[in-house]
Context: one part of a larger RNA
RNA sequence: CUCAGGAGAAGGAACUCGGCAAAAUUAUACCGUAACUUCGGGAUAAGGUAUGCCAAUUAAAAUUGGCCUCAGUAAAUCGAUAGCUGCGACUGUUUAAUAAAAACACAGCACUCUGCAAACAUGUAAAUGGAAGUAUAGGGUGUGACGCCUGCCCAGUGCUGGAAGAUUAAGAUUUUAAAUGUUAAUGCAUUUAGUAUAAGUCCCAGUAAACGGCGGCCGUAACUAUAACGGUCCUAAGGUAGCGAAAUUCCUUGUCGGGUAAGUUCCGACCCGCACGAAUGGCGUAACGAUGGCUAUACUGUCUCCUCCUGAGACUCA
Numbered sequence: 001c002u003c004a005g006g007a008g009a010a011g012g013a014a015c016u017c018g019g020c021a022a023a024a025u026u027a028u029a030c031c032g033u034a035a036c037u038u039c040g041g042g043a044u045a046a047g048g049u050a051u052g053c054c055a056a057u058u059a060a061a062a063u064u065g066g067c068c069u070c071a072g073u074a075a076a077u078c079g080a081u082a083g084c085u086g087c088g089a090c091u092g093u094u095u096a097a098u099a100a101a102a103a104c105a106c107a108g109c110a111c112u113c114u115g116c117a118a119a120c121a122u123g124u125a126a127a128u129g130g131a132a133g134u135a136u137a138g139g140g141u142g143u144g145a146c147g148c149c150u151g152c153c154c155a156g157u158g159c160u161g162g163a164a165g166a167u168u169a170a171g172a173u174u175u176u177a178a179a180u181g182u183u184a185a186u187g188c189a190u191u192u193a194g195u196a197u198a199a200g201u202c203c204c205a206g207u208a209a210a211c212g213g214c215g216g217c218c219g220u221a222a223c224u225a226u227a228a229c230g231g232u233c234c235u236a237a238g239g240u241a242g243c244g245a246a247a248u249u250c251c252u253u254g255u256c257g258g259g260u261a262a263g264u265u266c267c268g269a270c271c272c273g274c275a276c277g278a279a280u281g282g283c284g285u286a287a288c289g290a291u292g293g294c295u296a297u298a299c300u301g302u303c304u305c306c307u308c309c310u311g312a313g314a315c316u317c318a
Base pairs, nucleotide, nucleotide: 001313002312003311004310005309006308007307008306010304011303014302019299027051028050029049030048031047036041038145052067053066054065055064056063057062068072080297081296082295083294084293085292086291087289088288092104093103108143109142110141111140112139113138114137120129121128122127146284147283148282149281151214152213153212156211157210158207159206160205161204162203165202166201167200172197173196175194176193177192178191179190180189181188182187215233216232217231218230219229242276243273254270255269256268257267258266
């Protein structure tokens, strides 16, 4: 010096991206226990007190009296706690060997397909799964407990339905004409040129918890500012409720308030939303989380600032 342990004056996060690591808490009994809440929880909330031995009483728990120590859950084992907030409801799952999460799943919700030899999937097929099930069933897609809700647009793309008209390949079929072959003839066959005939497309409707989309300019109120109001252009329709410098805000460390002596983070507001927004779900939300951010108490060698002790290794010498 490296590794593994132990102790530390005064201070106590000043360390650091960040209390990372360490310390602290820890058992049992009794007292006591807030906001919020889906009334179940939150909760071991928080915060306190007691704990040994001897004797008496006693079923036990316990009570009373006495005794000893710095210390009686005397060792070991054995929760740190509280507050604000983002995300995800939750338990669960995941990148075997850099990611455990806000990702996946989930119960619930919705749309859509499927009448049974079901739809759908595997297979060339036979067949098998679906299912020894039958629409309260099965498949696909999206969303993701619960609460309050889920606005406008069908012009484009898709899907579903419709059938008057237009258009429509090859082949097949229908029918007309011509030519050729053959025959005594009717016919039959071949070739060429037309005619008629399907779905589809055009067309007409419906459909957004289908894919998706949800404007601009100008003026106006008796201070100023702003514009409830008016005009105009365009559109299929011009973003409703709610939320908003946000996991989304470039300008930006926006402005104001709170917390600090001092706060690019945090919390509460404002709204000029570069570029939120309603199942690609919007906004809330108790409980939960080896989840992200911020704060406080306790605690400490993280630090001011390092020191000592024990053990192992390295190193030097033998």
Molecule: large-subunit ribosomal RNA, domain IV
Organism: Candidatus Vidania fulgoroideorum